[in-house]
RNA sequence: CGGGCAAAACGGAUGAUCGCUGCCCGGCUUGAUAUGUCAUGCGCGGGGAGAGGAAAGUCCGGGCUUCACAGGGCAGGAUGCCGGAUAACGUCCGGGCGGGGAAACCCGACGACCAGUGCAACAGAAAAGAUACCGCCCAUACGGGUAAGGGUGAAAUGGCAGUGUAAGAGACUACCGCCGGACCGGUAACGGGACGGGCAUUGUAAACUCCAUCCGAAGCAAGACCAAGCAGAGAGCAUACGUCGGCCCGGCGGCUCUCGGGUAGGUCGCUUGAGCCGCGCGGCAACGCCCGGCCUAGAUAGAUGAUCAUCCUCGACAGAACCCGGCUUACAGUUUUGCCCGAUAA
Repeated sequence: CGGGCAAAACGGAUGAUCGCUGCCCGGCUUGAUAUGUCAUGCGCGGGGAGAGGAAAGUCCGGGCUUCACAGGGCAGGAUGCCGGAUAACGUCCGGGCGGGGAAACCCGACGACCAGUGCAACAGAAAAGAUACCGCCCAUACGGGUAAGGGUGAAAUGGCAGUGUAAGAGACUACCGCCGGACCGGUAACGGGACGGGCAUUGUAAACUCCAUCCGAAGCAAGACCAAGCAGAGAGCAUACGUCGGCCCGGCGGCUCUCGGGUAGGUCGCUUGAGCCGCGCGGCAACGCCCGGCCUAGAUAGAUGAUCAUCCUCGACAGAACCCGGCUUACAGUUUUGCCCGAUAA
């Protein structure tokens, strides 16, 4: 320098003006006062803050809230190599095994089909029960032996060479493969492996199923509190008037107060949190711990915008709505670090 791999950071910049949503200080206002203040509101003044790496999909996990719940089981769902991290996870880290790559590195639902059941199209003789189309051999009965070779298929009952034989065959032998395996290493998955076994008995569980582990349901429009009006209940007052056919009592309608339920409306939930940043320590790492510092949107019809100026590489995907940890998906471009391969020069 070229090509590649893995991570991390950023996501137009600066300034001015006018707006919008919270917060703080001041001013004014109204109310309560124990006269110190505390609350209420504002076309007021000033200050400061105001979307993301994915705010997205809502696919997992947790917090929180209400309801349910003695305990156990069934059903249903999810997960599935081992160890660890964590509040938890289907996430992450480390490792094992398998696969891809020349390498850095990447990918894998990766438990169990001698518990049972199902399925294996087409082709093929034959697809799990054994069997034989061509072929080979013995015979000549249309019978028997055989599976080396041919041919089919996604898959054909170890491969290859030799011995052997009528022809053949793990029938036997060597090598490779496979299975078991004392023992050794490792927390484990697993690895190594003396030695043994000639070794027909397939594949499929994102097929039913079995085994192990986990899971109560719904979700911030969750939910909690205050509470006009209206309706209800009770008490008191009044009984002038209306009504109950005329009169009296009484009832209802009236006024005031109280009560619980609760609509409109309001307040809380709401952003100080498994939080962020930095130093140090422990750990291979995920992560944990100590100390110090910081406060960083909180609306409720829902703000985060517009215009102008200057500059550049002319700006992608995209907009919070209870919060957090992940996964997945979308994304113009820029920068940094480490590693691999190749080339050149010193």